[in-house]
Predicted 3D model of a 333-nucleotide RNA (Bacterial RNase P class A) from a Solirubrobacteraceae bacterium.
RNA sequence: UGUGCAGGUCAGGCAGCCGCGAAGGCGAGAGCCUUCGAGGAAAGUCCGGACAUCACAGGGCAAGGUGGUCGAGAUAUCGACCCGGGGAAACCCGCGGGAAAGUGCCACAGAAACAAACCGCCGAUGGGGCCGUCCCACGUGAACGGCUCACAGGCAAGGGUGAAAUGGUGCGGUAAGAGCGCACCAGCGUCGCGGUGACGCGGCGGCUGGGCAAACCCCACCCGAUGCAAGGCCAAACAGGACCGUUUGCAGGUAGCCCGCCGAGGUCCAGGUAGGCCGCUCAGAUGGAUGGUUGCUCAACGACAGGAUCCGGCUUAUCGAUCUGCUAAGGAA
Repeated sequence: UGUGCAGGUCAGGCAGCCGCGAAGGCGAGAGCCUUCGAGGAAAGUCCGGACAUCACAGGGCAAGGUGGUCGAGAUAUCGACCCGGGGAAACCCGCGGGAAAGUGCCACAGAAACAAACCGCCGAUGGGGCCGUCCCACGUGAACGGCUCACAGGCAAGGGUGAAAUGGUGCGGUAAGAGCGCACCAGCGUCGCGGUGACGCGGCGGCUGGGCAAACCCCACCCGAUGCAAGGCCAAACAGGACCGUUUGCAGGUAGCCCGCCGAGGUCCAGGUAGGCCGCUCAGAUGGAUGGUUGCUCAACGACAGGAUCCGGCUUAUCGAUCUGCUAAGGAA
């Protein structure tokens, strides 16, 4: 210089004019003044918590959820690590327990998808046929040998189908073959060592058991329900209840008290509907404000985008600018 990787920060600033919402103040009022007025995601509402109401002695089942290990309150988040995959590297990606408990499924093709034999190989052994030798009673017998058939049977190496076909390569072995034997590799089990652990390294062993659990299932762990339209307070009208009163005149009125007069209704209660307030915030609502324009500056005129009880995490969207660390390559001293 700059290829890439990872993690941050900003996402405009100043001034003039016009305008919006809230609080406080001034003013008789119209109105005026001061201060404050969205984001990195305010979004999705995926996870956790606060908060609220209801339920709840204890235990279990069901339903639902989570799933490498350790730690953090942890089960979706975070950190470190393990394993697998990608990359030359920095680094990135992973719905990452169990498929020798059981059940189920594996399209098409294919003989066969867990059980098999279509083509193929062999036919050692048994069987059929032909020939020879020997014996001989001279033949259609027995034994032995050779050739042959591919009948029984053996094999799964090779071909073919498929996403997947019973570990891979090589040597030996065999009638042909095969972990049948051996070497190395993969896998499994076991022992030793290291690690808290996932796991790693090494030794030994028998040779191997298809895939799918985001199918049922098994194992381990977690989990009460509903969400601010939670919930609390105040409380019309109509209807309801109790009491007092209507020739024994209540309440109320008549200027304070008594009489008199007028007067047919009055008082209280419960629940909590309409409605209001709180919850709810130094942004804070009627689920309606936070803007427009001009000039200067700047890469920034322009991206994604607007609170609704609050907080943390995750995910998704985003014009650009910039910083830090690391990786690879090239150049100069």
The RNAcentral record of the sequence draws on ENA. Model confidence (mean pLDDT): 75 of 100. Lineage of the source: Bacteria > Bacillati > Actinomycetota > Thermoleophilia > Solirubrobacteraceae. It matches the Rfam family "Bacterial RNase P class A". Rfam classes the family as a ribozyme. It is recorded under the gene name rnpB.